[in-house]
The RNA shown here (c-di-GMP-I riboswitch aptamer) has 86 nucleotides and comes from Propionispora sp. 2/2-37. The coordinates come from a structure-prediction model, not an experiment, and the mean pLDDT is 80. The same sequence occurs in records of 2 taxa. Its Rfam family is "c-di-GMP-I riboswitch aptamer". About the family: GEMM was predicted in a large-scale screen for bacterial structured RNA regulatory elements.

RNA sequence: AAAGGAUUUAGGCAAACCUUUUGAAAAAAAGGGACGCAAAGCUAUGGGUCUAAAGAUAUUUAAUCUAUGAUUGCCAGGUUGCAUCA
Numbered sequence: 001a002a003a004g005g006a007u008u009u010a011g012g013c014a015a016a017c018c019u020u021u022u023g024a025a026a027a028a029a030a031g032g033g034a035c036g037c038a039a040a041g042c043u044a045u046g047g048g049u050c051u052a053a054a055g056a057u058a059u060u061u062a063a064u065c066u067a068u069g070a071u072u073g074c075c076a077g078g079u080u081g082c083a084u085c086a
Stems, first nucleotide, its partner, number of pairs: 012037002017032006035073001041079003045076003048071003055065003
């Protein structure tokens, strides 16, 4: 390297919603629960989206801008895995 034989098809994650907690909010965590997902594992590196406490602008009833916040189940990049076939 080829041929033959045997074995292998098991599992993982968890949307919405509910309860509790944290947070200014977006949202997150734990428990329940499954819409779905071959990376719906990790990573905030690039882009997109969401929020606006603080700050700035403006003013007379309340607004605008802005992530240092969030989102990886928004799209990619990086990285780590599982199964089958070739």